RNA sequence: CUCUUAUCAAGAGAGGCGGAGGGACUGGCCCGAUGAUGCCCGGCAACCUGCAAGCAGCAAUGCUUUUAAGGUGCUAAUUCCUGAAAGUGCGUAUAGCGCUUUAGAGAUGAGAG
Numbered sequence: 001c002u003c004u005u006a007u008c009a010a011g012a013g014a015g016g017c018g019g020a021g022g023g024a025c026u027g028g029c030c031c032g033a034u035g036a037u038g039c040c041c042g043g044c045a046a047c048c049u050g051c052a053a054g055c056a057g058c059a060a061u062g063c064u065u066u067u068a069a070g071g072u073g074c075u076a077a078u079u080c081c082u083g084a085a086a087g088u089g090c091g092u093a094u095a096g097c098g099c100u101u102u103a104g105a106g107a108u109g110a111g112a113g
Stems, first nucleotide, its partner, number of pairs: 001113008013041001015040003021031003025083001027081002042075003047071003050067001052065005079105001084102007
């Protein structure tokens, strides 16, 4: 980097460093010198490994629950909203404003190349 698969409506500091942009991209809309983004610490969560308990099984193992030791991850706003298609409500409308579903894009875990 590519492929497969699962998840993305909850949760998480009034700490330290540091100094200017940041929220992937488009268009919006926001955050930011009352110090953001980032790094450290802290925290949250429970995807993988591990601990413990239960159930099934001859067994290998599988399932459920628990824990949070290890590997990741996350820690403004639903993945902040949106971008393609279909359906649908209001509307005289091929204007405009909404709603639903699916897809796409993206993020993260696990597995494979």
This is a predicted structure of a 113-nucleotide RNA (SAM riboswitch aptamer (S box leader)) from Terribacillus halophilus. It matches the Rfam family "SAM riboswitch aptamer (S box leader)". Gene Ontology term of the family: regulation of gene expression. From the family's description: The SAM riboswitch is found upstream of a number of genes which code for proteins involved in methionine or cysteine biosynthesis in Gram-positive bacteria. NCBI's taxonomy places the organism under Bacteria, Bacillati, Bacillota, Bacillaceae, Terribacillus. It was read from a public genome assembly, where an Rfam model found it. The coordinates come from a structure-prediction model, not an experiment, and the mean pLDDT is 84.